[in-house]
A computed fold for a 370-nucleotide RNA from a Nitrospirota bacterium, annotated as Bacterial RNase P class A. It is recorded under the gene name rnpB. The model forms 95% of the base pairs in the Rfam consensus. The prediction has a mean pLDDT of 77.
RNA sequence: AAAGCCGCCCGGGCGGCCGCUGCCCAGUCCCGCGAGGGACGGGGGAGAGGAAAGUCCGAACUCCAUAGGGCAGGGUGCUGGGUAACGCCCAGGGGGGGCGACCCCACGGAAAGUGCCACAGAGAACAUACCGCCCCUAAAAGGGCAAGGGUGAAAAGGCGAGGUAAGAGCUCACCGCCCCGGUGGCGACACUCGGGGGCAAGGCAAACCCCACCCGGAGCAAGACCAAAUAGGGGGACAUUUGAGGGCUGGCCGCCCGAAGUCCCCGGGUCAGGUCGCUAAAGGCGUCGGGUAACCGCCGCCGUAGAGGAAUGGCCGCCGCCCGUCCUAACGGACGGGUACAGAAUUCGGCUUACAGGGCGGCUUUGGGC
Numbered sequence: 001a002a003a004g005c006c007g008c009c010c011g012g013g014c015g016g017c018c019g020c021u022g023c024c025c026a027g028u029c030c031c032g033c034g035a036g037g038g039a040c041g042g043g044g045g046a047g048a049g050g051a052a053a054g055u056c057c058g059a060a061c062u063c064c065a066u067a068g069g070g071c072a073g074g075g076u077g078c079u080g081g082g083u084a085a086c087g088c089c090c091a092g093g094g095g096g097g098g099c100g101a102c103c104c105c106a107c108g109g110a111a112a113g114u115g116c117c118a119c120a121g122a123g124a125a126c127a128u129a130c131c132g133c134c135c136c137u138a139a140a141a142g143g144g145c146a147a148g149g150g151u152g153a154a155a156a157g158g159c160g161a162g163g164u165a166a167g168a169g170c171u172c173a174c175c176g177c178c179c180c181g182g183u184g185g186c187g188a189c190a191c192u193c194g195g196g197g198g199c200a201a202g203g204c205a206a207a208c209c210c211c212a213c214c215c216g217g218a219g220c221a222a223g224a225c226c227a228a229a230u231a232g233g234g235g236g237a238c239a240u241u242u243g244a245g246g247g248c249u250g251g252c253c254g255c256c257c258g259a260a261g262u263c264c265c266c267g268g269g270u271c272a273g274g275u276c277g278c279u280a281a282a283g284g285c286g287u288c289g290g291g292u293a294a295c296c297g298c299c300g301c302c303g304u305a306g307a308g309g310a311a312u313g314g315c316c317g318c319c320g321c322c323c324g325u326c327c328u329a330a331c332g333g334a335c336g337g338g339u340a341c342a343g344a345a346u347u348c349g350g351c352u353u354a355c356a357g358g359g360c361g362g363c364u365u366u367g368g369g370c
Base pairs, nucleotide, nucleotide: 001366002365003364004363005362006361007360008359009358010357012319013318014317015316016315017314018313020047021046023044024043025042027040028039029038030037031036049341053352054351056350057349058348059347060346061219062218063217064216073215074214075213076212077211078092079091080090081089082088093107094105095104096103097102108210109209113208114207115204116203117202130149131148132145133144134143135142157175158174160172161171162170176199177197178196179195180194181193182191183190184189223276224275225274226273233266234265235264236263237262238261245257246256247255248254283302284301285300286299288297289296290295320339321338322337323336324335325334326333327332
């Protein structure tokens, strides 16, 4: 320098004008029976993200259900650790890919049972014999074989020697495999360790299934509190012509209306009524310590949107960044274009997906220079 691999970070800045939504401080007014709510202007202060997204996992919180256990159903699936928990993360083992940095893997069980294995092929599973090889025979028929060929994703370990009619773990050496032991490791597992076995007749469990472990349901429109009108429930008082109650009227007298109910109390429920839940969060940042790491601990500092048709915006100017064209020997300049994905709605931990453009660190391979 070229081509790559891994991890992390940023994702516009400043100013002006016009706006938007909460909160605090006092103020004026309005709506509502009430609980409470709203409008206006003044002052102060706050106002999206790395994914706020998908709503895919796991939890907090809330209500309902629930003795314990089992069945059914669902999920997870190498080992050890982290965590509130997880299907997440870290470290390791095994398998696969890449020259390499590094990447990928649902990775328990197929000698419990059942099932499936397209096409091709003779045969796809208590194996088979198409071509072929060998024996016998004049030939056919018959018998032996599975080394070679062929089919296929997959066809009874590999290779060499012996052996044989031809062959074959039939026998032997080496390699591989299986079982037992030993050693190392917490373990998955590993071994240039020891002994035994000729060697077992495939694959698929994100097929049923078996084994181990885990799992009650609904979700902030959860739910809690406050609360009318109307209707209905319970109780009480006073009335029914000797008139309850209402109006003139604040009260008394009086007058008028009035024909059967009227009034009060109690408790329960209800309304997209109000308030709370509601933002301090298993919170963030930093030093130190423990740990390979994920992560944990101590101390210090910070105070960070809480709306409910839902605000966080728009325009202009300057600058920044990137791309293209042109000018310049170069530095640089001019013009034009672009500046993403997206956007809180109870909260948190993850995963996944989207993203203009830019930056930092570590590493690999190849080539070159000193």